Small-subunit ribosomal RNA, 3' major domain from an uncultured bacterium, 468 nucleotides, folded computationally.

[in-house]
Context: one part of a larger RNA
Formats: sequence, C1' cells, structure tokens
RNA sequence: UGACGGGGGCCCGCACAAGCGGUGGAGUAUGUGGUUUAAUUCGAAGCAACGCGAAGAACCUUACCAAGGCUUGACAUCGAUGGAAGGCAUCUGAAAGGGCGCCGCUCUUCGGAGCCAGAAGACAGGUGGUGCAUGGCUGUCGUCAGCUCGUGUCGUGAGAUGUUGGGUUAAGUCCCGCAACGAGCGCAACCCCUACUGCCAGUUGCCAGCGGAUAAAGCCGGGCACUCUGGCGGGACUGCCGGUGACAAACCGGAGGAAGGCGGGGAUGAGGUCAAGUCAUCAUGCCCUUUAUGCCUUGGGCUACACACGUACUACAAUGGCCGGUACAGAGGGAAGCGAAGGCGCGAGCCGGAGCGGAUCCUAAAAGCCGGUCCCAGUUCGGAUCGCAGGCUGCAACCCGCCUGCGUGAAGUCGGAAUCGCUAGUAAUCUCGGGUCAGCAUACCGAGGUGAAUACGUUCCCGGGCCU
Repeated sequence: UGACGGGGGCCCGCACAAGCGGUGGAGUAUGUGGUUUAAUUCGAAGCAACGCGAAGAACCUUACCAAGGCUUGACAUCGAUGGAAGGCAUCUGAAAGGGCGCCGCUCUUCGGAGCCAGAAGACAGGUGGUGCAUGGCUGUCGUCAGCUCGUGUCGUGAGAUGUUGGGUUAAGUCCCGCAACGAGCGCAACCCCUACUGCCAGUUGCCAGCGGAUAAAGCCGGGCACUCUGGCGGGACUGCCGGUGACAAACCGGAGGAAGGCGGGGAUGAGGUCAAGUCAUCAUGCCCUUUAUGCCUUGGGCUACACACGUACUACAAUGGCCGGUACAGAGGGAAGCGAAGGCGCGAGCCGGAGCGGAUCCUAAAAGCCGGUCCCAGUUCGGAUCGCAGGCUGCAACCCGCCUGCGUGAAGUCGGAAUCGCUAGUAAUCUCGGGUCAGCAUACCGAGGUGAAUACGUUCCCGGGCCU
C1' cells in the first nucleotide's frame, strides 16, 4: 500500500423478508459422472462444467474402433519426362483400390500457355502434446462505481494528498468545504426499439362521402379522410407552482401532459481478478510423428446400461378431460422454395398445380367464449411401454429418424432433507414463428394472447461499494 476478520460505522442488490410458481418424488427427453466396450472420439468441472462447444451424430459429419487399401500422398509450390481435358466398356472387390481394352486429340504470335499424368527428391500432412510458452476470442466478479495520470504540496523512503470530509444521487451524480489545481478511462448523454403527436408519401386501410355490383365480400370505379406503413421533425428539461434544505446540490407534493423526475426495454462491460476457458474455429513458439500419430474406403461406434447427479417436458386432474359450435395476434419465412382452390384418404399424407422473389400469393393461432357430457374413480385423469398396419425424407431408416391409425394401457393422488426463478405487462399460463436442417426439437433464439400476488422492513444468510 493492499487483502482478510464469526471488528465497527454508512449504503446497495429478488440478498433476506413478504408473496406467486417451481425443482427435489413419477414417467420420458437431454447432458454429465460411473460402469461397460474393439471403440463407446475430444473438450467443459463450485458459483462462472453438466438441453455446454453441438444453430440438427442413420452414411456424410467424425476427430474413435475393426477390416481392406495408399505412400511426394486427399491439399500447396518446384519438377526430368509423357499426354488435351475427358468419355465408354469389362474383370476383381463391401467399397476404396487394383488389372485390362477402346474412343478422343485444346489454344498458339510456334517461344510457349492452360489442363492432366508423373520417376527421384525438396516437401506436404497431423482434430498428435503443451491454454503453465502465446496471439486472438470468451466467461466471471459486474452495469458493480470504480481505476488512474500531469503539475504542485507533504514524507529520508515505500507512499500520501487529489479520490478524504458535510449533504445528495442509480452513479467518483452533483453541490459545499478542503494543499491542492486540473485531466484521462469508466457513469451519464449522443445510437436502436417502444409509448403521444405534426408534416411528407399512398396498388395496406376505408363506405368515411359518391357510384356500380354480390348469396356475401374493398369485389370494381373512385378517393388518401381515418387505420396503417416509414422517412423527417416535435415532445420531458425538475421547465412551472408549493414545501423541505445550507441562499446549494437535491428531495417531497402538485399542475399541465400520451408520457414525468433515468418513462419502459436494448446495445454499450473502466483498470484489474481467477497461471479461469479455448493449441479441436482460427493463428502460432517449442516438442513429437513421417509406408504413419498422415490419407482413402466399407462396416461399426459417438444412440451401450446395475447405477448417481444436473437441466427440461408431460402429468397426478373438475378454475379439469372429452365432443360440437364460434372469435381475436404479432414477429417471421418462402424459388432445387412457400405451395392455394379442387379431388382422394379415418389420418399421417397423396394427386393437383393457381398465385407468389411476395404490406398483393402461401404459411396462419391456442388459451378464450357458447352449448353438451363425465361425477371424484387410478377414472372419459395420465400417457410411458409394447403389438400390428401404414405415411414421409433419403442411395440407404437393422443397429439408429420423424409422423399417422387401431389395440395396449405402466408409474404417478402434489413430492423428505434441501433448493431455484420472478418486483409489472413482470411471474404464471397459452399458442405462433425462425435458425440449424434432405429428414429429425420437450433444446435454443424470437413473437404476440390472457394476466396476478407481495415488498412491514434491513436484525439475520449471500454478494458488493465507501470510511475506519
């Protein structure tokens, strides 16, 4: 000077408390440990590993294993020499590979060029090791309010001061004071979305006003008023009033206002900490390997299963299940794509192909509401598991995909100790879309619908800031 204390003071945070819903029990999905295995590739390890890298493991991916093969190599540069490239057939083989035969002759300024093959050799290659040699990127404390510098001053010096103090704030935010005076990185603001509104614009919207038309319909003429879309502006600044305060900063209340005192949300992460994570994104030092630790192929494995843990989904039912009727979104995606009408099928789906590179076509809600039924039961709850029959994608669904129909109907009656999330359009609940993707979503990323309860308070638990 820091760090730490079951020292003190002050102050924050869903930290506790107050509340609502969960996890821990069941079944399943998924990740991990362990075990097993020829292999079950590798990494991640308290918070901050464990639906994590993986935003898609049947082949491929793929890094693992077995077997069959290659050795200047799948890829780059140089290369004596030969040949267009390339195509067809055949034998062997699981394929890769190997053997054998035929067709075919590019451009040219005649030096050669592009392309293919290629001996020997230089070299390639390595998802081999080291994240304790590294760059880059990332997590975390933490969106916490801090971290520093110049000059001056003080101290022999390390260093201090400034940055402490009195108030105040979400904030080292601002005010006042002060041997300090200033400044930088952070905070805030400038950026994006959202809430109100003006102008500009009109192949979405509207009968608003007129006309036409229909079983109905912006369907047509016509029109930009409204809604909306999207571009430029306005609007909120403690600006105004009252009170408190130190005449300050600020705080409390009020008016007006669509909105107040940071309006709500996002992007944005100072100096540092953890020899944190990553040599398997990439890059890279050193080490190792070179007929193999490289490369190709077929098949298998990553999907194993006595167990243990994490994260989810579905439930245990009556504010519920089932049946019939009926309503209302937003944000997206679409050309090797989205795919309507119509037809077939109980259904998954099939036939069909209009329209659409899309405010124009396609994809389009569920909870809700109305009516009926069930009558508390392992049930008309719950759907695991298994059997049969089908559909789709794909060269191929045995290992190992998804979906449909019929049958089967398991555990489960609200969960021990313990433990998690959330303060408002939030939790809870309900669907919808997207990325990945041939196919495969209970995961992930987004969108809207319905829409609560509670916060006395800061003693205690956890984490953090300032002073001592």

Model confidence (mean pLDDT): 86 of 100. Rfam family: Bacterial small subunit ribosomal RNA. The family is grouped with related families in Rfam's "SSU clan".